[in-house]
The part of an RNA shown here (small-subunit ribosomal RNA, central domain) has 350 nucleotides and comes from an uncultured bacterium. Its Rfam family is "Bacterial small subunit ribosomal RNA". The RNAcentral record of the full RNA draws on ENA, Greengenes and SILVA. The coordinates come from a structure-prediction model, not an experiment, and the mean pLDDT is 87.
Context: one part of a larger RNA
RNA sequence: CUGGGUGUAAAGGGAGUGUAGGUGGUAUCACAAGUCAGAAGUGAAAGCCCGGGGCUCAACCCCGGGACUGCUUUUGAAACUGUGGAACUGGAGUGCAGGAGAGGUAAGUGGAAUUCCUAGUGUAGCGGUGAAAUGCGUAGAUAUUAGGAAGAACACCAGUGGCGAAGGCGGCUUACUGGACGGUAACUGACGUUGAGGCUCGAAAGCGUGGGGAGCAAACAGGAUUAGAUACCCUGGUAGUCCACGCCGUAAACGAUGAAUGCUAGGUGUUGGGGAGCAAAGCUCCUUCGGUGCCGCCGCAAACGCAUUAAGCAUUCCACCUGGGGAGUACGUUCGCAAGAAUGAAACUC
Numbered sequence: 001c002u003g004g005g006u007g008u009a010a011a012g013g014g015a016g017u018g019u020a021g022g023u024g025g026u027a028u029c030a031c032a033a034g035u036c037a038g039a040a041g042u043g044a045a046a047g048c049c050c051g052g053g054g055c056u057c058a059a060c061c062c063c064g065g066g067a068c069u070g071c072u073u074u075u076g077a078a079a080c081u082g083u084g085g086a087a088c089u090g091g092a093g094u095g096c097a098g099g100a101g102a103g104g105u106a107a108g109u110g111g112a113a114u115u116c117c118u119a120g121u122g123u124a125g126c127g128g129u130g131a132a133a134u135g136c137g138u139a140g141a142u143a144u145u146a147g148g149a150a151g152a153a154c155a156c157c158a159g160u161g162g163c164g165a166a167g168g169c170g171g172c173u174u175a176c177u178g179g180a181c182g183g184u185a186a187c188u189g190a191c192g193u194u195g196a197g198g199c200u201c202g203a204a205a206g207c208g209u210g211g212g213g214a215g216c217a218a219a220c221a222g223g224a225u226u227a228g229a230u231a232c233c234c235u236g237g238u239a240g241u242c243c244a245c246g247c248c249g250u251a252a253a254c255g256a257u258g259a260a261u262g263c264u265a266g267g268u269g270u271u272g273g274g275g276a277g278c279a280a281a282g283c284u285c286c287u288u289c290g291g292u293g294c295c296g297c298c299g300c301a302a303a304c305g306c307a308u309u310a311a312g313c314a315u316u317c318c319a320c321c322u323g324g325g326g327a328g329u330a331c332g333u334u335c336g337c338a339a340g341a342a343u344g345a346a347a348c349u350c
Base pairs, nucleotide, nucleotide: 003322004321005320006319007304008303012318014201015200016199017198021194022193023192025088026087028085029084030083031082033081034080035077036076037075038074039073040072041071042070048066049065050064051063052062053061054060091191092188093187094186095184096183098181103177104176105175106174107173108172109171110154114150115149116148117147118146119145120144121143125136126135162169163168206247207246208245209244210243211242215241216240220236221235222234223233258317259316260315261314262313263312266295267294268293269292270291271290272289273288274287275286276284277283278282299306300305323350324349325348332343333342334341335340
């Protein structure tokens, strides 16, 4: 390299958008680049293969044929691919009229709880644990009542419920705004799909500047436990957690399962639409699209299991793997304020 693979054995990029490129629906006409057929030229000799022959055989040598799967020229074919013209509507998109949703951004606002402050009542404890102690408290704590302040998070509803490309999104209201879905069939007419690079987004932690700081809490201090205890438990507590702007770009970023299209038994929940029947708010469960679960044939699989939301049967494109360790290390390069990230070996060893 080929081949074979990528849920769990090595292996799906964290996610999207999209450039080049790859690939691509139905029917028609033309061309003839690919493709196919014929002919001609060339494809040196030797070598190779086949059949003969000569040295006593063989090696070796000689003769004839084949092959040299190629290239060039030329004459045709037109199914398929391609190119050009004109066309179609089933893929894709637009329009119209609908319902659902923690989708996003910004502003405003609400109650419970916590802590703190002030005042009242009240008196000796509170707190904490397996048991304690550190700690707080007669300078009046804990408890309780009233008032005030602050920050953060939104109980119940809540649901293998919903939305989003992923990360993720949950009190309420308003403004702006993205997408999906069902219905209709007016319009465009293959405009599709995938996507190396590129660009954008990307939990938590971390970093920079300026705010904020109630609770929680790395580090740190103290008390316990213990042989020790740089821990688990307890009392405190700083970064941080929150906001704005800018970086970082990683996660078991997981469904450990790339995206798209078509096909292949069913059963049963749930969610968003549409249709049908029953006169009906409603019911029936009959049907149909989209999502989300469970169970289960065929098939697949090493097994576990997957099974119309495939890990089945096929097609297209991208990414990745190729024994363990060394090592996601070294060096170089790019990016970053740094932390570090990305790319990514070898010697050696089993």